This is a predicted structure of a 348-nucleotide part of an RNA (small-subunit ribosomal RNA, central domain) from an uncultured prokaryote. The prediction has a mean pLDDT of 88. RNAcentral holds the full RNA, with entries from ENA.
Context: one part of a larger RNA
């Protein structure tokens, strides 16, 4: 280099956007770089192969041959790939017209419930547990009616439902705004795909400056439980969780399944959108999307199956026994915590 993989054995980057690369729709023309076919130049010697041949053999020498897969240069073909010129609508996009949606941001805004708390009710427990106990209450708890105030989440609707590239994302307004899906008939004329590097987005803790703190609640301190109990229940309880602005850049970041095309039986169901029938609230179809089932086909199996884990193409990542290690050492990012790029001895 051929070659084998990557759902769950080692192996899909957490996920977009995009440089270079790679690939890349019909159709004609031309060109002849890639292919392909011939001649010619060379492609020292010596080795290596083959055929003789010489030292008594053999290594070793000598002779002739083939051979040097290559280069370079001329003539020639022209299918396919590539260059150039031309057309073209199926691939991508634009335009019009509807539509669904917790898609993003900013701002107001509402009720439930919590707690907290002037004042009032009222009297001895309250609260907590397998049972207690710590706590909390005669300096009036708990309880109940109720001005008032804060901070967080947003029951029901909701649902194998939506929406978005992932993370994610759910009271309600109203502004700003990405993205999709259907119908249309119109125009651009391949303008595509994928993506090393790069650039961005990226849950939760965590950090940094500042607010904020109801409720939970790592850490903490007490009560229990136990042979101990640095837990598991209980009473409290700080950071945090909350806002705004920079950081961090990792997760079982999961569909353990990269993207994109195009083929390959079928049945129900549920969203959006549209077109038909008509008995007017239900039948039939299309076109994307969400799920369950199953054929062919494929798996080591197990189960995937038009939302592939089947067939087949182009492109990225990534995989090579187990520990040691995602570790040490440098590098590069970081405020730090640590990330990311990654080995070796040794060992079974």
């Nucleotide at each position: 280099c051929u070659g084998g993989g990557c759902g769950u054995a080692a192996a899909g980057c957490g996920c977009g956007c995009g440089u270079a690369g790679g690939c890349g729709g019909a159709u004609u023309g031309u060109u002849a770089a890639g292919u392909c076919g011939g001649g010619g130049g060379u492609g020292a010697a010596a080795u290596c192969c083959c055929g003789g041949g010489g030292c008594u053999c053999a290594a070793c020498c000598c002779c002739g041959g083939a051979a040097c897969u290559g280069c370079c240069u001329c003539c020639g073909a022209u299918a396919c790939u590539g260059g150039c010129a031309a057309u073209c609508u199926u691939g991508a996009g634009u335009u019009c017209g509807a539509g669904a949606g917790a898609g993003g941001u900013g701002a107001g805004u509402g009720g439930a419930a919590u707690u907290c708390c002037g004042a009032g009710u009222g009297u001895a427990g309250a609260g907590g547990u397998g049972a207690a106990a710590u706590u909390c209450g005669u300096a009036g708890a708990u309880u109940c009616g109720g001005a008032g105030g804060a901070g967080a989440a947003c029951a029901c609707c909701a649902g194998u439902g939506g929406c978005g590239a992932a993370g994610g994302c759910g009271g309600c307004u109203c502004a700003c705004u990405g993205g999709c899906u259907c119908g249309a008939u119109a125009c651009u004329g391949a303008c595509g795909c994928u993506g090393a590097g790069g650039u961005g987005c990226g849950a939760a803790a965590g950090c940094g400056u500042g607010g904020g703190g109801a409720g939970c609640a790592a850490a903490c301190a007490g009560g229990a439980u136990u042979a101990g109990a640095u837990a598991c229940c209980c009473u409290g309880g700080u950071a945090g969780u909350c806002c705004a602005c920079g950081c961090c850049g990792u997760a079982a970041a999961c569909u353990a399944u990269g993207a994109g095309u195009g083929c390959u039986a079928g049945u129900c169901a549920c969203c959006a959108a549209c077109g038909g029938g008509c008995a007017u609230g239900c039948c039939c179809g299309u076109u994307g999307g969400u799920g369950a089932c199953a054929c062919a086909g494929c798996u080591a199996a197990c189960g995937c199956a038009u939302u592939a884990a089947g067939c087949a193409c182009u492109c990225c990542g990534c995989c090579u026994g187990g520990g040691g290690a995602g570790u040490a050492c440098g590098g590069c990012c970081g405020c730090a915590a640590g990330g990311u790029u990654a080995a070796a001895a040794c060992u079974c």